Model confidence (mean pLDDT): 88 of 100. Small-subunit ribosomal RNA, 5' domain from Chelativorans sp. Marseille-P2723, 473 nucleotides, folded computationally.
[in-house]
Context: one part of a larger RNA
RNA sequence: GAACGAACGCUGGCGGCAGGCUUAACACAUGCAAGUCGAGCGCACUCUUCGGAGUGAGCGGCAGACGGGUGAGUAACACGUGGGAAUCUACCUAGCUCUACGGAAUAACGCAGGGAAACUUGUGCUAAUACCGUAUACGCCCUCCGGGGGAAAGAUUUAUCGGAGUUGGAUGAGCCCGCGUCGGAUUAGCUAGUUGGUGGGGUAAUGGCCUACCAAGGCGACGAUCCGUAGCUGGUCUGAGAGGAUGAUCAGCCACACUGGGACUGAGACACGGCCCAGACUCCUACGGGAGGCAGCAGUGGGGAAUAUUGGACAAUGGGCGAAAGCCUGAUCCAGCCAUGCCGCGUGAGUGAUGAAGGCCCUAGGGUUGUAAAGCUCUUUCACCGGUGAAGAUAAUGACGGUAGCCGGAGAAGAAGCCCCGGCUAACUUCGUGCCAGCAGCCGCGGUAAUACGAAGGGGGCUAGCGUUGUUC
Numbered sequence: 001g002a003a004c005g006a007a008c009g010c011u012g013g014c015g016g017c018a019g020g021c022u023u024a025a026c027a028c029a030u031g032c033a034a035g036u037c038g039a040g041c042g043c044a045c046u047c048u049u050c051g052g053a054g055u056g057a058g059c060g061g062c063a064g065a066c067g068g069g070u071g072a073g074u075a076a077c078a079c080g081u082g083g084g085a086a087u088c089u090a091c092c093u094a095g096c097u098c099u100a101c102g103g104a105a106u107a108a109c110g111c112a113g114g115g116a117a118a119c120u121u122g123u124g125c126u127a128a129u130a131c132c133g134u135a136u137a138c139g140c141c142c143u144c145c146g147g148g149g150g151a152a153a154g155a156u157u158u159a160u161c162g163g164a165g166u167u168g169g170a171u172g173a174g175c176c177c178g179c180g181u182c183g184g185a186u187u188a189g190c191u192a193g194u195u196g197g198u199g200g201g202g203u204a205a206u207g208g209c210c211u212a213c214c215a216a217g218g219c220g221a222c223g224a225u226c227c228g229u230a231g232c233u234g235g236u237c238u239g240a241g242a243g244g245a246u247g248a249u250c251a252g253c254c255a256c257a258c259u260g261g262g263a264c265u266g267a268g269a270c271a272c273g274g275c276c277c278a279g280a281c282u283c284c285u286a287c288g289g290g291a292g293g294c295a296g297c298a299g300u301g302g303g304g305a306a307u308a309u310u311g312g313a314c315a316a317u318g319g320g321c322g323a324a325a326g327c328c329u330g331a332u333c334c335a336g337c338c339a340u341g342c343c344g345c346g347u348g349a350g351u352g353a354u355g356a357a358g359g360c361c362c363u364a365g366g367g368u369u370g371u372a373a374a375g376c377u378c379u380u381u382c383a384c385c386g387g388u389g390a391a392g393a394u395a396a397u398g399a400c401g402g403u404a405g406c407c408g409g410a411g412a413a414g415a416a417g418c419c420c421c422g423g424c425u426a427a428c429u430u431c432g433u434g435c436c437a438g439c440a441g442c443c444g445c446g447g448u449a450a451u452a453c454g455a456a457g458g459g460g461g462c463u464a465g466c467g468u469u470g471u472u473c
Base pairs, nucleotide, nucleotide: 001473002472003471004470006469007468008467009466010465013345014344015343016342017341018340019338020337021303026301027300028299030298031297032296035062036061037060040059041058043056044055045054046053047052069256070255071254079180080179081178082177083176084175087173088172092169093168094167095166096165097164098163099162100134101133102132103131109124110123111122112121113120114119140149141148142147154161155160182228183227184226189219190218191217194216195215196214197213198212199211200210201209231253232252233251234250235246236245237244238243258279259278260277261276262275281292282291283290284289309335311334312333313332317331318329319328320327321326348378349377350376351375358369359368360367361366382414384409385408386407387406388405392400417462418461419460420459421458422443423442424441428457429456430455431454432453438445439444
């Protein structure tokens, strides 16, 4: 000098754009953040113009694996980059083939119970695109090549929406490898599923991934192992560059969801707002037993130098469901708060010498503040008042918002501070104080004339900011 997710002190007019718990991955009151489908199904209820329309819980389907948050863990194929083969992929898309015949249940509901509650038991009845069987099989799978195995679902307003198998595509994901990726040797040896092989198991798939047997290997001063620290990257800051530091916002990847473990369902999870077990904590309880998980958006307590509203809307963009109308969406779009930052604008312009008054200094003559003020002549940005009023939306639909913009009006009117003045370093005098009170980045000032402390006048610098502190280059 530059920079900052900054903080603190003094001060503070407006707008645009951005940013806003860096600390306790501490604990959380309350509300909301993931639903949707009656064009899959039965039942109950309401309304009815008797055509039908609607509501509710339940069965069923799809979606809750996305979106949103955080950075605890992780020094690792986690990430970055470049390759690879032994894989899967719901919805979407292209092609081919099929969609036949049957069956048994169950929730809801009724009845009878248990419990304080959460909830739950027995029994009876019923439907389906829920479940099961049979048939069929171009292609599909297994095969000892003889053969064997395997599917479906219908709805209806008759126009569609579907269902099953299979081959491709697209998208997404899993796996393997080369190279790169912090500090410590005051960590030198580490390793028994360890390293390899064979058989088997397991997986969508390769593989000690697992298991039995066999062999005795594997890694290491080119730093293994251990310890500490840390999410990684695109980037960001600085720098002429090389480099150094860093990883907020935005984007990609990873990991996590009270702590630890586990699987279920599913195309996909070992699943933030799903389940089970254990633990800590909080709450309810009739003491028998139950409920919960803000590192979602707001908000509260706590910690801290420090970081915002318990706001509006689905209008746009996007997502889920639905044939659609539509519903849901704290994603998102907006608004609110904060000079936190960057950028822009304003706080007036011209004229005005009796160089007014006042202040300060003085050699008492004067000098300076100073064209500064007043006065005179103008202008009206921004703010204010009145009117008008968008784009963003394709036919309709605008939270923002009566916002931005435009027109008119009034009046210099509402709008300047902060730091410094010994040298470095731009800027000097007087008074007070008297090694005191104090200053200080370094050198150093202060013990009776202090340009260095405090005040005043004057001056210098920056300016809605200015200084200080912290950190990086």
The sequence was found in a public genome assembly.
Its Rfam family is "Bacterial small subunit ribosomal RNA". Its family is annotated with structural constituent of ribosome and ribosome in the Gene Ontology.